[in-house]
RNA sequence: ACCGAACACCCGGGGGAGCCGUCGCGCGCGGCUGAGAGGUCCACAUCCGGACGACCCCUUGAACCUGAUCCGGUUCGUACCGGCGAAGGAAGGCGUGAUGUGAGCACC
Numbered sequence: 001a002c003c004g005a006a007c008a009c010c011c012g013g014g015g016g017a018g019c020c021g022u023c024g025c026g027c028g029c030g031g032c033u034g035a036g037a038g039g040u041c042c043a044c045a046u047c048c049g050g051a052c053g054a055c056c057c058c059u060u061g062a063a064c065c066u067g068a069u070c071c072g073g074u075u076c077g078u079a080c081c082g083g084c085g086a087a088g089g090a091a092g093g094c095g096u097g098a099u100g101u102g103a104g105c106a107c108c
Stems, first nucleotide, its partner, number of pairs: 001101002006096002009093002012058004018032005023026001039052004064089003070083004
């Protein structure tokens, strides 16, 4: 110098809301899958959202996003199964620092 087990302190953070039918086209109503498919309030000619809540996930990260209006199976369709996929992203910072590795210097 590098790597970095472990520890301390401060603080939490990320995400989605689909499919089918129907209508007067609204976060409407009925149905489906799912952990969750807007529960409450606000906004609504414009908005197509905001806050809170529920649920899921937080680097041991397929929660979720991109590719993707993707490909095969299946389904009314989504969902589901397989692929894509050892793909690319994805939700803290700072400090101390065991062990190990390497280099330099000094001495013998």
Description: This is a predicted structure of a 108-nucleotide RNA (TPP riboswitch aptamer (THI element)) from a Rhodospirillaceae bacterium. The organism belongs to Rhodospirillaceae, within Bacteria. Its Rfam family is "TPP riboswitch aptamer (THI element)". Gene Ontology term of the family: thiamine pyrophosphate binding. It was read from a public genome assembly, where an Rfam model found it.